[in-house]
The part of an RNA shown here (small-subunit ribosomal RNA, 5' domain) has 508 nucleotides and comes from an uncultured Chloroflexota bacterium. The full RNA is in RNAcentral, with records from ENA and SILVA. The prediction has a mean pLDDT of 83.
Context: one part of a larger RNA
RNA sequence: GAUGAACGCUGGCGGCGUGCCUAAUACAUGCAAGUCGAACGAGGUGCCUUUGUAGCAAUACGGAGGUAUCCUAGUGGCGAACGGGUGAGUAACGCGUUGGUGACCUACCCCGAAGUCUGGGAUAACGGUUCGAAAGGACUGCUAAUACCGGAUGUGGUCAUCGGAUUUAGAAACCGAUGUCUAAAGGAUUUAUUCGCUUCGGGAGGGGCCUGCGUCCCAUCAGCUAGUUGGUAGGGUAACGGCCUACCAAGGCGACGACGGGUAGGGGACCUCAGAGGGUGGCCCCCCACAAUGGAACUGAAACACGGUCCAUACACCUACGGGUGGCAGCAGUAGGGAAUAUUGCACAAUGGGCGAAAGCCUGAUGCAGCAACGCCGCGUGUGCGAAGAAGGCCUUCGGGUCGUAAAGCACUUUUCUGGGAGAUGAGAAAGGACAGUAUCCCAGGAAUAAGUCUCGGCUAACUACGUGCCAGCAGCCGCGGUAAAACGUAGGAGGCGAGCGUUAUCC
Numbered sequence: 001g002a003u004g005a006a007c008g009c010u011g012g013c014g015g016c017g018u019g020c021c022u023a024a025u026a027c028a029u030g031c032a033a034g035u036c037g038a039a040c041g042a043g044g045u046g047c048c049u050u051u052g053u054a055g056c057a058a059u060a061c062g063g064a065g066g067u068a069u070c071c072u073a074g075u076g077g078c079g080a081a082c083g084g085g086u087g088a089g090u091a092a093c094g095c096g097u098u099g100g101u102g103a104c105c106u107a108c109c110c111c112g113a114a115g116u117c118u119g120g121g122a123u124a125a126c127g128g129u130u131c132g133a134a135a136g137g138a139c140u141g142c143u144a145a146u147a148c149c150g151g152a153u154g155u156g157g158u159c160a161u162c163g164g165a166u167u168u169a170g171a172a173a174c175c176g177a178u179g180u181c182u183a184a185a186g187g188a189u190u191u192a193u194u195c196g197c198u199u200c201g202g203g204a205g206g207g208g209c210c211u212g213c214g215u216c217c218c219a220u221c222a223g224c225u226a227g228u229u230g231g232u233a234g235g236g237u238a239a240c241g242g243c244c245u246a247c248c249a250a251g252g253c254g255a256c257g258a259c260g261g262g263u264a265g266g267g268g269a270c271c272u273c274a275g276a277g278g279g280u281g282g283c284c285c286c287c288c289a290c291a292a293u294g295g296a297a298c299u300g301a302a303a304c305a306c307g308g309u310c311c312a313u314a315c316a317c318c319u320a321c322g323g324g325u326g327g328c329a330g331c332a333g334u335a336g337g338g339a340a341u342a343u344u345g346c347a348c349a350a351u352g353g354g355c356g357a358a359a360g361c362c363u364g365a366u367g368c369a370g371c372a373a374c375g376c377c378g379c380g381u382g383u384g385c386g387a388a389g390a391a392g393g394c395c396u397u398c399g400g401g402u403c404g405u406a407a408a409g410c411a412c413u414u415u416u417c418u419g420g421g422a423g424a425u426g427a428g429a430a431a432g433g434a435c436a437g438u439a440u441c442c443c444a445g446g447a448a449u450a451a452g453u454c455u456c457g458g459c460u461a462a463c464u465a466c467g468u469g470c471c472a473g474c475a476g477c478c479g480c481g482g483u484a485a486a487a488c489g490u491a492g493g494a495g496g497c498g499a500g501c502g503u504u505a506u507c508c
Stems, first nucleotide, its partner, number of pairs: 001507003005504005012379006018372002020337001025335003029332003034078003039075002042072003045068010085290003094215004099210003104207003109203008117151004126141006156182002159179006186195004216262003223253003228250008265287004269280004292313005315326004343369001345368003351365001352363004382412004392403004417445006426435001452497005457478003463492005473480002
């Protein structure tokens, strides 16, 4: 000098930041991922029209049709792989950096080319029957689609063969021919537009894989290795590869530290320092890994998926004992642990994200507010005049000295405070502001509401008195205290810093 700090004493205001470092311990409750009726069929409700029956009528009950910014679950689409959290694991499959991919993928978005023809069978919802305490099912009957399945077409694309041309270390990519396989979905309205769908080429952005170099401690870890190292063939993958399998060979790594053990997420950065170094990886940004523990795949452009599925384990909860349910390392919050770390707040107004043609809906991302001197910065606790100097305290050589212009007193000012009034920017063509009646401005009042803490032997700025008497105590080091203690305790005074001051811990 620094800190995500804690502790002691003290504490006025504001701005901007920061806030479980320990138990990756367990979690009550609420919320954190939905959306689309312009993909689809139902059911409900309201309204309108018409009609039947009853009634003198109002009206009631029923049937049919239409309609809706309406409601509900369901089929279907997109999203849910982002955003948010944590640092357990990981010493290399990570990270940083240099390159490669002639070994690859890419939903949504942008540009370009071509197409969107014709058929079919189901199924949920719903109705009926039924099992179960529940969670959840079973059977049966009906129905729709941008759900699912055939056929046609093939601009194109895949694969195979042949030819051409070009380059490479090399199989390719490219051009052409033949054969083979391979597409689709419609919706809306203002009826000529728009949103989609299929195939292909390119782009943007994103990702997978490979690779040189760098990346903590221990040699009181010296030898390690059988899918091990390489080859051939096959499988698998978007893709290369012992990635996997069969066979063959016997290799491969290692004092330039293999193997083993310990510790640890990595980087941009941050702290310190004249520098070189040393230390750290909290907040913010990038990457990685993880989601009670262990394992697995499904769906999908992408996951082996925090708020998805299945299995096992531990724990917890419900139960009618037959069986079920759950996963805060999301935001709040609770218990526990700990020296120690906040509200079960407001709003989608802004920024961004998902869905939607849009209106809009959702968004504990985010924007704000609350708590905490935890940090940094700013401001205040008054200003001027005022005695050869009150009272009082302390000291005293008893003369005086000192607190001290300090107070009182007089004259002012109003940051802050209190009361009253006006009142934003952030909002875009219009409407729409959580923050917030906040910031800010104006008026009125009155010095009013606001100072502590540590030290005073040397290092080290600051000294006397009394008490104590190797006691009580102090202490970072040296060391003080056994009767005149500037070192203990108290008082007066002084010095330092100041809404803080001091101590402890850690780093340079």